[in-house]
RNA sequence: GCUCGUCUUCAGGGCGGGGUGCGAUUCCCCACCGGCGGUAUGUCGAUGUUCGACGAGCCCGCGAGCGCUUCGAGAUUCCCUCGAAGGUCAGCAGAUCUGGUGCGAUGCCAGAGCCGACGGUCACAGUCCGGAUGAAAGAAGACCUGC
Numbered sequence: 001g002c003u004c005g006u007c008u009u010c011a012g013g014g015c016g017g018g019g020u021g022c023g024a025u026u027c028c029c030c031a032c033c034g035g036c037g038g039u040a041u042g043u044c045g046a047u048g049u050u051c052g053a054c055g056a057g058c059c060c061g062c063g064a065g066c067g068c069u070u071c072g073a074g075a076u077u078c079c080c081u082c083g084a085a086g087g088u089c090a091g092c093a094g095a096u097c098u099g100g101u102g103c104g105a106u107g108c109c110a111g112a113g114c115c116g117a118c119g120g121u122c123a124c125a126g127u128c129c130g131g132a133u134g135a136a137a138g139a140a141g142a143c144c145u146g147c
Base pairs, nucleotide, nucleotide: 001147002146005143006142007141008140009139010138016030017029018028019027031127032126033116034115035062036061037060038059042054043053044052045051046050057114058113065092066091067089068086069085070084071083072082073081074080096112097111098110099109100108118130119129120128
């Protein structure tokens, strides 16, 4: 340094102003926010070669949530309700173009756009409340097996 395994810790941001209205952080106008890994023509630092750090919400993939499937119970086959499990399926899984530079860019520069689970609510929610003091992609560390 690589590798098998165990454990610990950490692991999401955002409604401010105005309007309508009995009522809206939910509608309308202006605002605000962007999980994790990969990719890298940018930036920074060191170094002649080269290396390190950072670098995409909308490119590729992952996660949570809903769905789905299976099992159990309610009560009786289904429908329905509740609980548990799976993470196969991918149904919802969302959303980017134009110009410039360049060998090369959906990533850089400029401009204009677009997107955001479920349940709740005096009124439709990415931003409020709730499941959630949860779970988790993953990150860091400690110990450990083998090389």